[in-house]
RNA sequence: UGUUUAUAAAGAAGAGGCAAGAGACUAGGCUCAAAGACCCUCUAGCAACCAUCAUAAAUAAUGAAAAGGUGCUACAUCCUAGCCUAAAUUUUUAGGAACUAUAAGCA
Repeated sequence: UGUUUAUAAAGAAGAGGCAAGAGACUAGGCUCAAAGACCCUCUAGCAACCAUCAUAAAUAAUGAAAAGGUGCUACAUCCUAGCCUAAAUUUUUAGGAACUAUAAGCA
C1' cells in the first nucleotide's frame, strides 16, 4: 500500500516544546486558535481490538483482569449536501452504499 472481517454508543487531561492555522476530501455552515490551537514529547488516564485467564473437547460465545502490542483522551464519525434505491411529488422524507478512522488476519 491493497484486501477481508468487526466497530465507530459511551468513556478518559495535565505539563513542557513549537508557532499559524486546525476540525480526513469538495461546497456551504458551525466550532477551536497568539489567554498559543493543530502537531510533537513526557506523565497520568479511558476503553477492552489483539494477546492473557476461567467455563468449554475445540472454535464460536460469555465472563474476569489490565502487566504486554495497538488505539483513544475539546465540542461532535460536528451538521447538511456528494452516489444509489424507495415513497411522496419538484424539493422533501426514509434507507443503503461510498469515503474516513481504529483493530485483527492475509498478500
Molecule: SAM riboswitch aptamer (S box leader)
Organism: Flammeovirga sp.